[in-house]
RNA sequence: GACACUGUCGGGGAUGGAGUCCCCCAUCAACCGCCUUUUCGAAGGCUGAUGACUCCUAGGCUAUG
Repeated sequence: GACACUGUCGGGGAUGGAGUCCCCCAUCAACCGCCUUUUCGAAGGCUGAUGACUCCUAGGCUAUG
RNA backbone atom coordinates (compact mmCIF):
# COMPACT_ATOMS: atom_id res chain seq x y z
P G A 1 -0.86 3.87 3.57
O5' G A 1 -0.95 2.88 2.31
C5' G A 1 -0.70 3.39 1.00
C4' G A 1 -0.69 2.25 0.00
C3' G A 1 -1.93 1.37 0.00
O3' G A 1 -2.99 1.95 -0.76
C1' G A 1 0.00 0.00 0.00
P A A 2 -4.55 1.56 -0.38
O5' A A 2 -4.66 0.09 -0.99
C5' A A 2 -4.53 -0.10 -2.41
C4' A A 2 -4.52 -1.58 -2.74
C3' A A 2 -5.71 -2.38 -2.23
O3' A A 2 -6.84 -2.26 -3.09
C1' A A 2 -3.70 -3.54 -1.72
P C A 3 -8.33 -2.35 -2.43
O5' C A 3 -8.46 -3.92 -2.17
C5' C A 3 -8.43 -4.85 -3.27
C4' C A 3 -8.33 -6.28 -2.77
C3' C A 3 -9.43 -6.70 -1.80
O3' C A 3 -10.62 -7.08 -2.49
C1' C A 3 -7.33 -7.40 -0.95
P A A 4 -12.04 -6.89 -1.73
O5' A A 4 -12.03 -8.07 -0.67
C5' A A 4 -12.05 -9.43 -1.12
C4' A A 4 -11.84 -10.38 0.04
C3' A A 4 -12.81 -10.20 1.20
O3' A A 4 -14.05 -10.87 0.95
C1' A A 4 -10.60 -10.38 2.05
P C A 5 -15.39 -10.27 1.69
O5' C A 5 -15.23 -10.76 3.20
C5' C A 5 -15.19 -12.16 3.49
C4' C A 5 -14.80 -12.38 4.94
C3' C A 5 -15.69 -11.67 5.96
O3' C A 5 -16.88 -12.40 6.23
C1' C A 5 -13.40 -11.33 6.52
P U A 6 -18.20 -11.54 6.70
O5' U A 6 -17.87 -11.14 8.20
C5' U A 6 -17.71 -12.15 9.18
C4' U A 6 -17.20 -11.56 10.49
C3' U A 6 -18.05 -10.41 11.04
O3' U A 6 -19.20 -10.87 11.74
C1' U A 6 -15.75 -9.84 11.14
P G A 7 -20.49 -9.92 11.76
O5' G A 7 -20.08 -8.79 12.82
C5' G A 7 -19.84 -9.15 14.17
C4' G A 7 -19.25 -7.97 14.92
C3' G A 7 -20.05 -6.68 14.85
O3' G A 7 -21.14 -6.67 15.77
C1' G A 7 -17.76 -6.21 14.47
P U A 8 -22.46 -5.82 15.42
O5' U A 8 -21.99 -4.31 15.67
C5' U A 8 -21.58 -3.91 16.97
C4' U A 8 -20.99 -2.51 16.92
C3' U A 8 -21.89 -1.46 16.29
O3' U A 8 -22.85 -0.97 17.21
C1' U A 8 -19.69 -1.26 15.42
P C A 9 -24.31 -0.59 16.68
O5' C A 9 -24.07 0.87 16.06
C5' C A 9 -23.43 1.86 16.86
C4' C A 9 -23.06 3.07 15.99
C3' C A 9 -24.27 3.79 15.39
O3' C A 9 -23.99 5.20 15.32
C1' C A 9 -22.84 3.06 13.64
P G A 10 -24.89 6.10 16.36
O5' G A 10 -26.37 5.85 15.82
C5' G A 10 -26.79 6.44 14.61
C4' G A 10 -28.23 6.09 14.33
C3' G A 10 -29.05 7.30 13.91
O3' G A 10 -28.92 7.54 12.52
C1' G A 10 -30.21 6.13 15.62
P G A 11 -28.64 9.05 12.07
O5' G A 11 -30.09 9.71 12.12
C5' G A 11 -31.15 9.17 11.34
C4' G A 11 -32.47 9.72 11.82
C3' G A 11 -32.55 11.24 11.89
O3' G A 11 -32.82 11.83 10.63
C1' G A 11 -33.41 10.32 13.89
P G A 12 -32.19 13.28 10.33
O5' G A 12 -33.08 14.28 11.21
C5' G A 12 -34.47 14.41 10.95
C4' G A 12 -35.14 15.24 12.04
C3' G A 12 -34.60 16.65 12.21
O3' G A 12 -35.13 17.54 11.24
C1' G A 12 -34.86 15.64 14.32
P G A 13 -34.25 18.84 10.84
O5' G A 13 -34.38 19.81 12.10
C5' G A 13 -35.63 20.38 12.45
C4' G A 13 -35.50 21.26 13.68
C3' G A 13 -34.43 22.34 13.58
O3' G A 13 -34.91 23.48 12.90
C1' G A 13 -34.28 21.23 15.68
P A A 14 -34.24 23.91 11.54
O5' A A 14 -35.42 23.61 10.56
C5' A A 14 -36.68 24.28 10.70
C4' A A 14 -37.17 24.76 9.33
C3' A A 14 -36.15 25.58 8.54
O3' A A 14 -35.23 24.75 7.86
C1' A A 14 -38.21 26.71 8.53
P U A 15 -33.82 25.42 7.51
O5' U A 15 -33.97 26.08 6.06
C5' U A 15 -34.47 25.29 5.01
C4' U A 15 -33.59 25.45 3.77
C3' U A 15 -32.09 25.31 4.01
O3' U A 15 -31.68 23.96 4.04
C1' U A 15 -32.53 27.18 2.62
P G A 16 -30.40 23.55 4.89
O5' G A 16 -29.21 23.72 3.84
C5' G A 16 -29.22 22.97 2.64
C4' G A 16 -27.83 22.86 2.07
C3' G A 16 -26.76 22.31 3.02
O3' G A 16 -26.78 20.89 3.08
C1' G A 16 -25.93 24.25 1.97
P G A 17 -26.39 20.18 4.44
O5' G A 17 -24.81 20.41 4.56
C5' G A 17 -23.94 19.82 3.60
C4' G A 17 -22.49 20.18 3.90
C3' G A 17 -22.03 19.92 5.33
O3' G A 17 -21.70 18.55 5.56
C1' G A 17 -21.29 22.06 4.63
P A A 18 -21.87 17.98 7.04
O5' A A 18 -20.63 18.59 7.86
C5' A A 18 -19.30 18.26 7.47
C4' A A 18 -18.29 19.08 8.27
C3' A A 18 -18.44 19.02 9.78
O3' A A 18 -17.87 17.83 10.32
C1' A A 18 -18.09 21.27 9.11
P G A 19 -18.44 17.27 11.71
O5' G A 19 -17.79 18.18 12.84
C5' G A 19 -16.38 18.19 13.05
C4' G A 19 -15.99 19.25 14.06
C3' G A 19 -16.75 19.21 15.38
O3' G A 19 -16.21 18.25 16.27
C1' G A 19 -16.69 21.43 14.58
P U A 20 -17.16 17.48 17.28
O5' U A 20 -17.52 18.57 18.40
C5' U A 20 -16.48 19.08 19.25
C4' U A 20 -16.99 20.26 20.05
C3' U A 20 -18.26 20.02 20.86
O3' U A 20 -17.99 19.38 22.09
C1' U A 20 -18.45 22.07 19.69
P C A 21 -19.09 18.38 22.70
O5' C A 21 -20.25 19.35 23.25
C5' C A 21 -19.98 20.19 24.36
C4' C A 21 -21.04 21.27 24.48
C3' C A 21 -22.48 20.79 24.69
O3' C A 21 -22.74 20.47 26.05
C1' C A 21 -22.45 22.45 23.01
P C A 22 -23.87 19.41 26.41
O5' C A 22 -25.24 20.17 26.07
C5' C A 22 -25.63 21.30 26.83
C4' C A 22 -26.87 21.95 26.24
C3' C A 22 -28.09 21.04 26.10
O3' C A 22 -28.78 20.89 27.33
C1' C A 22 -27.80 22.30 24.11
P C A 23 -29.61 19.54 27.60
O5' C A 23 -30.89 19.67 26.66
C5' C A 23 -31.86 20.69 26.89
C4' C A 23 -32.83 20.78 25.74
C3' C A 23 -33.60 19.50 25.42
O3' C A 23 -34.71 19.31 26.29
C1' C A 23 -32.78 20.45 23.41
P C A 24 -35.21 17.83 26.61
O5' C A 24 -35.95 17.41 25.25
C5' C A 24 -37.14 18.08 24.85
C4' C A 24 -37.55 17.64 23.45
C3' C A 24 -37.79 16.14 23.28
O3' C A 24 -39.08 15.75 23.73
C1' C A 24 -36.48 16.96 21.48
P C A 25 -39.31 14.27 24.25
O5' C A 25 -39.31 13.42 22.88
C5' C A 25 -40.34 13.61 21.93
C4' C A 25 -40.04 12.85 20.65
C3' C A 25 -39.90 11.33 20.82
O3' C A 25 -41.16 10.69 20.83
C1' C A 25 -38.12 12.15 19.49
P A A 26 -41.35 9.34 21.67
O5' A A 26 -40.59 8.25 20.78
C5' A A 26 -41.08 7.92 19.48
C4' A A 26 -40.04 7.10 18.72
C3' A A 26 -39.66 5.78 19.37
O3' A A 26 -40.53 4.73 18.96
C1' A A 26 -37.69 6.99 18.81
P U A 27 -41.64 4.21 20.01
O5' U A 27 -42.98 4.53 19.24
C5' U A 27 -43.77 3.49 18.72
C4' U A 27 -43.86 3.61 17.20
C3' U A 27 -44.59 2.46 16.55
O3' U A 27 -45.25 2.94 15.37
C1' U A 27 -42.38 2.54 15.74
P C A 28 -46.89 3.19 15.52
O5' C A 28 -46.96 4.75 15.38
C5' C A 28 -46.77 5.39 14.15
C4' C A 28 -45.70 6.47 14.26
C3' C A 28 -45.74 7.47 13.09
O3' C A 28 -45.36 8.74 13.60
C1' C A 28 -43.61 6.47 13.22
P A A 29 -46.38 9.96 13.51
O5' A A 29 -45.88 10.91 14.68
C5' A A 29 -46.14 10.59 16.04
C4' A A 29 -44.92 10.81 16.90
C3' A A 29 -44.15 12.09 16.59
O3' A A 29 -44.74 13.20 17.25
C1' A A 29 -42.62 10.28 16.78
P A A 30 -44.74 14.61 16.60
O5' A A 30 -43.29 15.20 16.94
C5' A A 30 -42.89 15.41 18.30
C4' A A 30 -41.39 15.52 18.39
C3' A A 30 -40.78 16.62 17.54
O3' A A 30 -40.80 17.87 18.22
C1' A A 30 -39.58 14.60 17.19
P C A 31 -41.64 19.07 17.58
O5' C A 31 -40.94 19.29 16.16
C5' C A 31 -39.61 19.76 16.08
C4' C A 31 -39.15 19.78 14.64
C3' C A 31 -40.06 20.55 13.69
O3' C A 31 -39.81 21.94 13.72
C1' C A 31 -39.51 18.46 12.73
P C A 32 -41.04 22.96 13.58
O5' C A 32 -41.41 22.87 12.03
C5' C A 32 -40.48 23.29 11.06
C4' C A 32 -40.97 22.95 9.66
C3' C A 32 -42.37 23.45 9.33
O3' C A 32 -42.36 24.81 8.93
C1' C A 32 -42.15 21.18 8.66
P G A 33 -43.62 25.72 9.32
O5' G A 33 -42.92 27.04 9.91
C5' G A 33 -42.24 26.97 11.16
C4' G A 33 -41.71 28.34 11.55
C3' G A 33 -42.77 29.44 11.58
O3' G A 33 -43.49 29.44 12.81
C1' G A 33 -40.87 30.21 10.40
P C A 34 -45.00 29.93 12.85
O5' C A 34 -44.86 31.52 12.71
C5' C A 34 -44.20 32.28 13.71
C4' C A 34 -44.03 33.71 13.25
C3' C A 34 -45.32 34.43 12.88
O3' C A 34 -45.98 34.95 14.03
C1' C A 34 -43.69 34.80 11.20
P C A 35 -47.57 35.06 14.03
O5' C A 35 -47.81 36.35 13.13
C5' C A 35 -47.35 37.64 13.56
C4' C A 35 -47.61 38.67 12.48
C3' C A 35 -49.05 38.75 11.98
O3' C A 35 -49.88 39.53 12.84
C1' C A 35 -47.56 38.74 10.13
P U A 36 -51.42 39.17 12.94
O5' U A 36 -52.00 39.76 11.56
C5' U A 36 -51.99 41.16 11.32
C4' U A 36 -52.46 41.45 9.90
C3' U A 36 -53.82 40.86 9.54
O3' U A 36 -54.90 41.66 10.01
C1' U A 36 -52.27 40.45 7.78
P U A 37 -56.25 40.98 10.39
O5' U A 37 -56.88 40.61 8.96
C5' U A 37 -57.25 41.65 8.06
C4' U A 37 -57.57 41.08 6.69
C3' U A 37 -58.67 40.03 6.67
O3' U A 37 -59.97 40.60 6.66
C1' U A 37 -56.83 39.30 5.35
P U A 38 -61.14 39.83 7.42
O5' U A 38 -61.33 38.51 6.53
C5' U A 38 -61.78 38.63 5.19
C4' U A 38 -61.68 37.29 4.48
C3' U A 38 -62.43 36.14 5.15
O3' U A 38 -63.81 36.15 4.77
C1' U A 38 -60.25 35.42 4.58
P U A 39 -64.89 35.47 5.74
O5' U A 39 -65.13 34.09 4.97
C5' U A 39 -66.37 33.38 5.12
C4' U A 39 -66.61 32.49 3.91
C3' U A 39 -65.42 31.58 3.57
O3' U A 39 -65.92 30.35 3.03
C1' U A 39 -65.92 32.97 1.73
P C A 40 -66.04 29.13 3.99
O5' C A 40 -64.55 28.79 4.40
C5' C A 40 -63.66 28.18 3.45
C4' C A 40 -62.33 27.86 4.08
C3' C A 40 -62.41 26.89 5.27
O3' C A 40 -61.20 26.11 5.29
C1' C A 40 -61.47 28.93 5.99
P G A 41 -61.21 24.57 4.96
O5' G A 41 -60.83 24.49 3.41
C5' G A 41 -59.61 25.03 2.92
C4' G A 41 -59.71 25.23 1.41
C3' G A 41 -58.53 25.94 0.77
O3' G A 41 -57.45 25.06 0.47
C1' G A 41 -60.58 26.81 -0.06
P A A 42 -55.93 25.45 0.80
O5' A A 42 -55.79 26.96 0.28
C5' A A 42 -55.72 27.24 -1.12
C4' A A 42 -56.23 28.63 -1.38
C3' A A 42 -55.17 29.73 -1.44
O3' A A 42 -54.58 29.83 -2.73
C1' A A 42 -56.92 30.42 -0.02
P A A 43 -53.09 30.51 -2.88
O5' A A 43 -53.36 32.07 -2.64
C5' A A 43 -54.12 32.84 -3.59
C4' A A 43 -54.30 34.27 -3.11
C3' A A 43 -53.01 35.01 -2.77
O3' A A 43 -52.39 35.55 -3.92
C1' A A 43 -54.55 35.31 -1.01
P G A 44 -50.74 35.69 -3.95
O5' G A 44 -50.43 36.91 -2.98
C5' G A 44 -50.86 38.24 -3.31
C4' G A 44 -50.68 39.18 -2.14
C3' G A 44 -49.27 39.28 -1.58
O3' G A 44 -48.44 40.14 -2.34
C1' G A 44 -50.81 39.05 0.19
P G A 45 -46.82 39.85 -2.38
O5' G A 45 -46.32 40.26 -0.91
C5' G A 45 -46.37 41.62 -0.51
C4' G A 45 -46.09 41.76 0.97
C3' G A 45 -44.71 41.31 1.44
O3' G A 45 -43.70 42.29 1.19
C1' G A 45 -46.36 40.48 2.92
P C A 46 -42.15 41.81 1.04
O5' C A 46 -41.72 41.40 2.54
C5' C A 46 -41.66 42.40 3.54
C4' C A 46 -41.30 41.79 4.88
C3' C A 46 -39.99 41.00 4.91
O3' C A 46 -38.87 41.86 5.03
C1' C A 46 -41.67 39.77 6.02
P U A 47 -37.42 41.30 4.59
O5' U A 47 -36.95 40.41 5.83
C5' U A 47 -36.72 41.04 7.09
C4' U A 47 -36.34 39.99 8.13
C3' U A 47 -35.19 39.06 7.74
O3' U A 47 -33.92 39.67 7.93
C1' U A 47 -36.96 37.81 8.70
P G A 48 -32.72 39.27 6.99
O5' G A 48 -32.32 37.78 7.48
C5' G A 48 -31.77 37.59 8.77
C4' G A 48 -31.70 36.10 9.11
C3' G A 48 -30.94 35.23 8.10
O3' G A 48 -29.54 35.28 8.32
C1' G A 48 -32.99 34.20 8.68
P A A 49 -28.51 35.27 7.05
O5' A A 49 -28.63 33.79 6.43
C5' A A 49 -28.14 32.66 7.15
C4' A A 49 -28.88 31.41 6.67
C3' A A 49 -28.58 30.16 7.49
O3' A A 49 -29.77 29.38 7.58
C1' A A 49 -28.04 29.78 5.21
P U A 50 -30.49 29.33 8.97
O5' U A 50 -29.36 28.98 10.04
C5' U A 50 -28.76 27.69 10.02
C4' U A 50 -28.10 27.40 11.34
C3' U A 50 -29.03 27.34 12.54
O3' U A 50 -29.67 26.08 12.67
C1' U A 50 -27.14 28.66 13.08
P G A 51 -31.30 26.04 12.95
O5' G A 51 -31.39 26.47 14.48
C5' G A 51 -32.62 26.87 15.07
C4' G A 51 -32.50 26.84 16.58
C3' G A 51 -31.24 27.52 17.10
O3' G A 51 -31.46 28.90 17.29
C1' G A 51 -31.42 25.36 18.05
P A A 52 -30.54 29.98 16.52
O5' A A 52 -29.28 30.13 17.49
C5' A A 52 -29.43 30.64 18.79
C4' A A 52 -28.21 30.34 19.64
C3' A A 52 -26.88 30.70 18.99
O3' A A 52 -26.58 32.08 19.17
C1' A A 52 -26.75 28.52 19.93
P C A 53 -25.74 32.84 18.02
O5' C A 53 -24.25 32.33 18.23
C5' C A 53 -23.54 32.65 19.43
C4' C A 53 -22.23 31.90 19.50
C3' C A 53 -21.33 32.02 18.27
O3' C A 53 -20.60 33.24 18.25
C1' C A 53 -21.43 29.76 18.96
P U A 54 -20.28 33.92 16.85
O5' U A 54 -19.16 32.96 16.22
C5' U A 54 -17.89 32.87 16.83
C4' U A 54 -17.04 31.77 16.19
C3' U A 54 -16.93 31.86 14.67
O3' U A 54 -15.97 32.80 14.24
C1' U A 54 -17.37 29.62 15.32
P C A 55 -16.16 33.51 12.84
O5' C A 55 -15.79 32.36 11.79
C5' C A 55 -14.46 31.88 11.72
C4' C A 55 -14.38 30.62 10.87
C3' C A 55 -14.86 30.76 9.43
O3' C A 55 -13.90 31.36 8.59
C1' C A 55 -15.72 28.76 10.37
P C A 56 -14.38 32.17 7.29
O5' C A 56 -14.81 30.98 6.31
C5' C A 56 -13.82 30.08 5.81
C4' C A 56 -14.47 28.97 4.99
C3' C A 56 -15.32 29.44 3.82
O3' C A 56 -14.55 29.78 2.69
C1' C A 56 -16.46 27.73 5.01
P U A 57 -15.05 30.94 1.73
O5' U A 57 -16.31 30.26 1.01
C5' U A 57 -16.12 29.15 0.14
C4' U A 57 -17.45 28.58 -0.30
C3' U A 57 -18.42 29.58 -0.92
O3' U A 57 -18.13 29.83 -2.29
C1' U A 57 -19.56 28.25 0.66
P A A 58 -18.37 31.33 -2.85
O5' A A 58 -19.98 31.36 -2.97
C5' A A 58 -20.64 30.49 -3.88
C4' A A 58 -22.14 30.59 -3.72
C3' A A 58 -22.71 32.00 -3.75
O3' A A 58 -22.85 32.49 -5.07
C1' A A 58 -23.67 30.79 -1.96
P G A 59 -22.60 34.10 -5.30
O5' G A 59 -23.91 34.75 -4.65
C5' G A 59 -25.20 34.46 -5.18
C4' G A 59 -26.30 34.97 -4.26
C3' G A 59 -26.23 36.47 -3.94
O3' G A 59 -26.80 37.26 -4.97
C1' G A 59 -26.59 35.24 -1.96
P G A 60 -26.18 38.77 -5.20
O5' G A 60 -26.80 39.60 -3.98
C5' G A 60 -28.22 39.74 -3.85
C4' G A 60 -28.59 40.41 -2.54
C3' G A 60 -27.94 41.77 -2.31
O3' G A 60 -28.63 42.82 -2.97
C1' G A 60 -27.77 40.45 -0.35
P C A 61 -27.73 44.14 -3.48
O5' C A 61 -27.48 44.96 -2.14
C5' C A 61 -28.59 45.51 -1.42
C4' C A 61 -28.12 46.13 -0.12
C3' C A 61 -27.00 47.15 -0.25
O3' C A 61 -27.50 48.43 -0.61
C1' C A 61 -26.50 45.64 1.50
P U A 62 -26.50 49.43 -1.49
O5' U A 62 -25.42 49.94 -0.43
C5' U A 62 -25.84 50.75 0.67
C4' U A 62 -24.70 50.95 1.65
C3' U A 62 -23.41 51.50 1.05
O3' U A 62 -23.45 52.91 0.90
C1' U A 62 -22.90 49.68 2.48
P A A 63 -22.54 53.57 -0.27
O5' A A 63 -21.04 53.50 0.31
C5' A A 63 -20.68 54.27 1.46
C4' A A 63 -19.30 53.88 1.96
C3' A A 63 -18.19 53.97 0.93
O3' A A 63 -17.70 55.30 0.78
C1' A A 63 -18.02 51.93 2.10
P U A 64 -17.02 55.72 -0.61
O5' U A 64 -15.58 55.01 -0.59
C5' U A 64 -14.62 55.38 0.39
C4' U A 64 -13.45 54.43 0.37
C3' U A 64 -12.72 54.30 -0.96
O3' U A 64 -11.81 55.35 -1.19
C1' U A 64 -13.10 52.15 -0.04
P G A 65 -11.47 55.77 -2.70
O5' G A 65 -10.52 54.59 -3.24
C5' G A 65 -9.23 54.40 -2.67
C4' G A 65 -8.58 53.13 -3.22
C3' G A 65 -8.51 53.05 -4.75
O3' G A 65 -7.41 53.78 -5.27
C1' G A 65 -9.28 50.98 -3.86
This is a predicted structure of a 65-nucleotide RNA (Fluoride riboswitch aptamer (crcB RNA motif)) from Nitrospira sp. It was read from a public genome assembly, where an Rfam model found it. It matches the Rfam family "Fluoride riboswitch aptamer (crcB RNA motif)". Gene Ontology terms of the family: response to fluoride and positive regulation of gene expression. Taxonomically the source falls in Nitrospira (Bacteria, Pseudomonadati, Nitrospirota, Nitrospirales).